The RNA shown here (Lysine riboswitch aptamer) has 178 nucleotides and comes from Acididesulfobacillus acetoxydans. It was read from a public genome assembly, where an Rfam model found it. The model forms 98% of the base pairs in the Rfam consensus.
RNA sequence: AUCAGGGAUAGAGGCGCGGUUGAUUAAGAGUAGGCACCCGGAGUUGGCAGACGAUGAGGAGUGCGGAAAGGAACAACCGCCGAAGUACGGCUUGUGCCACAGGUCCGUGCUGGUCCGGCACCGAAGAGGUGUCUGACUGUCAUUUGGCUUCAAGGCCGGAUGGAGCGCUAUCUCGCAU
Numbered sequence: 001a002u003c004a005g006g007g008a009u010a011g012a013g014g015c016g017c018g019g020u021u022g023a024u025u026a027a028g029a030g031u032a033g034g035c036a037c038c039c040g041g042a043g044u045u046g047g048c049a050g051a052c053g054a055u056g057a058g059g060a061g062u063g064c065g066g067a068a069a070g071g072a073a074c075a076a077c078c079g080c081c082g083a084a085g086u087a088c089g090g091c092u093u094g095u096g097c098c099a100c101a102g103g104u105c106c107g108u109g110c111u112g113g114u115c116c117g118g119c120a121c122c123g124a125a126g127a128g129g130u131g132u133c134u135g136a137c138u139g140u141c142a143u144u145u146g147g148c149u150u151c152a153a154g155g156c157c158g159g160a161u162g163g164a165g166c167g168c169u170a171u172c173u174c175g176c177a178u
Base pairs, nucleotide, nucleotide: 001178002177003175005174006173007172008171009170010169011168014081016080017079018078019077020076021075022074034064035063036062037061039059043052044051046098047097048096084111085110086109087108088107089106090105091103092102093101094100112138113137114136115135117133118132119131120130121129122128140163141162142161143160144159145158146157147156148155149154
């Protein structure tokens, strides 16, 4: 001096990811629940327990009156680049238990990112979301190839194939080895 490998810091991909707030939108819905009348006659809750029920359950009809949540797009702000999402398990809430649904946190695994489409699930849904699969685009690295430049190493532009974020780039530092 170069450099395998380790550590730290800062970055890049782009319709990039996620969150909060705001004012709205409609296909939520004339729905759910409620009240009255009437028909009807034993169940109602996802299951058990419990509670309610012949002083009339579930259900049907008429009338009155009648929501909300969640989701989508837009704007502003915030946190970021395994951003984040998802599966399983743990913790926890709804609820007495299970099931189911949710919440933040922890552990393990998978996914580089975006888009169209198929299938499955969620959803009121023709919106949208999640997963998976084919395809396309894109970033990155490796190998290879064509061209330009260079004494050379190397660098730049383009093509092909392939891999994955525990990646990639830059700087600093420790440092096997030469």